[in-house]
């Protein structure tokens, strides 16, 4: 420089163009002599960043930032 790959809640990680989800973690409650644990509720996301197509992007497209890799 060229290539193809990732970016989504604190954290890991799903998401056929049609309400953005699960697991940990967080808080409330139950439940126990306490604490763990378990069970039930429940809080958090401008979806790297700017355009752009579309009735509608997280999902297509263009650049750009950034990690990890490959080619010279």
């Nucleotide at each position: 420089u060229c290539c193809g790959u990732g970016a989504u809640g604190g954290c890991g990680c799903a998401g056929c163009g049609g309400u953005a989800g699960c697991g940990c973690a967080g808080a409330u409650g139950a439940c126990u002599g306490u604490u763990a644990a378990u069970c039930a509720u429940u809080u958090g996301g401008u979806c790297g960043u700017a355009g752009g197509u579309u009735c509608g992007a997280a999902u297509c497209c263009u650049a750009c930032u950034c990690g990890a890799g490959g080619a010279g």
Molecule: transfer RNA
Organism: Minisyncoccota bacterium